[in-house]
RNA sequence: ACCCGGUUCGUCCAGUGGCAAGACGCCUCUCCUACAAAGAGGAGCCGAGGGUUCGAUUCCUUCACCGGGUA
Numbered sequence: 001a002c003c004c005g006g007u008u009c010g011u012c013c014a015g016u017g018g019c020a021a022g023a024c025g026c027c028u029c030u031c032c033u034a035c036a037a038a039g040a041g042g043a044g045c046c047g048a049g050g051g052u053u054c055g056a057u058u059c060c061u062u063c064a065c066c067g068g069g070u071a
Base pairs, nucleotide, nucleotide: 001070002069003068004067005066006065007064010024011023012022018054026042027041028040029039030038047063048062049061050060051059
C1' cells in the first nucleotide's frame, strides 16, 4: 500500500429495514440481626460524518480505531 472482518448500556453479547433482547455489574424496595443470598422493580447503549429510504443499529459510502491476511 492493498484485501477481508469487526465497532451495540460499565463489561460480555443478540439483533439483516419499523419497538434494541439477554447475562453480569449498578440503583431502589421487600425479606433478614446483617453486608450477603433470594424475590420485585428501575436507570443505562447502536464509533463519527454523508447518502439511499416514508422510515437505518440494519443497506451504500468516507473517516477513525481494533483484529487478520497478501506483498